[in-house]
RNA sequence: GUGGGUAUAGCUCAGUGGUAAAGCACAUGCUUAGCAUGCACGAGGGGCUGGGUUCAAUCCCCAGUACCCACA
Numbered sequence: 001g002u003g004g005g006u007a008u009a010g011c012u013c014a015g016u017g018g019u020a021a022a023g024c025a026c027a028u029g030c031u032u033a034g035c036a037u038g039c040a041c042g043a044g045g046g047g048c049u050g051g052g053u054u055c056a057a058u059c060c061c062c063a064g065u066a067c068c069c070a071c072a
Stems, first nucleotide, its partner, number of pairs: 001071007010024003018055001026042001028040003048064005
């Protein structure tokens, strides 16, 4: 330099054009003398940035940023 991939909750990640799911972690309660485990319940995500298409975009298109892979 060329091509490709990834970017979603504190972390690991799923998903589909119709206002995002789960696990771990966290808060509260029960249990315990207390801790751990277990059970119940809850909070937390305008989705890497900026545009475009659409009635509607996390999803489609363009550009950029960061990281990874391959080739040169």
Predicted 3D model of a 72-nucleotide RNA (transfer RNA) from Vicugna pacos. The organism belongs to Vicugna, within Eukaryota. Rfam family: tRNA. Rfam's curators write: Transfer RNA (tRNA) molecules are approximately 80 nucleotides in length. By type it is a transfer RNA. Its family is annotated with triplet codon-amino acid adaptor activity in the Gene Ontology. The prediction has a mean pLDDT of 82. The sequence is in RNAcentral, with records from Rfam.